Small-subunit ribosomal RNA, central domain from an uncultured bacterium, 346 nucleotides, folded computationally. The RNAcentral record of the full RNA draws on ENA and SILVA.
[in-house]
Context: one part of a larger RNA
RNA sequence: CUGGGUGUAAAGGGUGUGUAGGCGGGAUUGCAAGUCAGAUGUGAAAAUUACGGGCUCAACCCGUAACCUGCAUUUGAAACUGCAGUUCUUGAGUAUGGGAGAGGUAAGCGGAAUUCCUGGUGUAGCGGUAAAAUGCGUAGAUAUCAGGAGGAACACCGGUGGCGAAGGCGGCUUACUGGACCACAACUGACGCUGAGACACGAAAGCGUGGGGAGCAAACAGGAUUAGAUACCCUGGUAGUCCACGCCGUAAACGAUGAAUGCUAGGUGUAGGGGCGCAAGCCUCUGUGCCGCAGCUAACGCAAUAAGCAUUCCACCUGGGGAGUACGACCGCAAGGUUGAAACUC
Numbered sequence: 001c002u003g004g005g006u007g008u009a010a011a012g013g014g015u016g017u018g019u020a021g022g023c024g025g026g027a028u029u030g031c032a033a034g035u036c037a038g039a040u041g042u043g044a045a046a047a048u049u050a051c052g053g054g055c056u057c058a059a060c061c062c063g064u065a066a067c068c069u070g071c072a073u074u075u076g077a078a079a080c081u082g083c084a085g086u087u088c089u090u091g092a093g094u095a096u097g098g099g100a101g102a103g104g105u106a107a108g109c110g111g112a113a114u115u116c117c118u119g120g121u122g123u124a125g126c127g128g129u130a131a132a133a134u135g136c137g138u139a140g141a142u143a144u145c146a147g148g149a150g151g152a153a154c155a156c157c158g159g160u161g162g163c164g165a166a167g168g169c170g171g172c173u174u175a176c177u178g179g180a181c182c183a184c185a186a187c188u189g190a191c192g193c194u195g196a197g198a199c200a201c202g203a204a205a206g207c208g209u210g211g212g213g214a215g216c217a218a219a220c221a222g223g224a225u226u227a228g229a230u231a232c233c234c235u236g237g238u239a240g241u242c243c244a245c246g247c248c249g250u251a252a253a254c255g256a257u258g259a260a261u262g263c264u265a266g267g268u269g270u271a272g273g274g275g276c277g278c279a280a281g282c283c284u285c286u287g288u289g290c291c292g293c294a295g296c297u298a299a300c301g302c303a304a305u306a307a308g309c310a311u312u313c314c315a316c317c318u319g320g321g322g323a324g325u326a327c328g329a330c331c332g333c334a335a336g337g338u339u340g341a342a343a344c345u346c
Base pairs, nucleotide, nucleotide: 004317005316006315007300008299012314014201015200016199017198021194022193023192025088026087027086028085029084030083031082033081034080035077036076037075038074039073040072041071042070048066049065050064051063052062053061054060091191092188093187094186096183097182098181103177104176105175106174107173108172109171110154115149116148117147118146119145120144121143125136126135162169163168206247207246208245209244210243211242215241216240220236221235222234223233258313259312260311261310262309263308266291267290268289269288270287271286272285273284274283275282276281295302296301319346320345321344328339329338330337331336
């Protein structure tokens, strides 16, 4: 390379938008590039194969034919692909009418709780643990009542509930704003799918500048435990956690399952919509769960939300260690990230 694979054995890119490229619905007309058929030319010889022949046989040698799977020219065919034209509506999109939602951004507001401050009541303990001690407290703590300050997070509702491409999103109100779903079938008429590069987004931690700092809490200090205890437990506590702007670009970024389309028994919950019905209920679309048939699977299991049956496109894998390391390149303020070997060894 061919092939075989990628839920858990090696292997799905963290996610999207989209360039090139690849692939692409129904009908019809033409062209003839691909495709197919015929003819002609060429495709050296040797070799090879078949037949025949020559050395007593064979190896070897000679002759004839085939082969040389290709290329060029030419004549035709028009199903399929392609190209050009016309056309269609089911794919895709638009319009109209609806309802749902922690989707996003910004501003404002609210109550509970923790901490701190001030004042009142009140007195000897509080706190903490398996037990203690460090710690706090007669300079009046803990407890309790009233008032105030400040920051962060939003109990109940809350739900294998909802929304979002993923990361993720949860008090309330307002403004701006993205997407999906259902109904209808008015409009466009294949406008589609995928997507190397590219661009954008991307938890937490971390970094830069400036704010903020209640609680929590790496580091650090002390008290315990212990043979030791650079831990687990306790008392403290700084970065950080929060905000604005700018970086970083990684995660068990997981459904460890790429995207799209079609097809393939059912049953039962649940969220949003529609139709029928007096009602019970039935039908239907989209999402989200469980069970389960065929089928698949090494098994576990998956099973209309496929890991089934097919098609298209992208990404990735090819024994373990060395190693996601070295070197180089690119990116970054740095931390580091992306790309990514070999020797050697089993």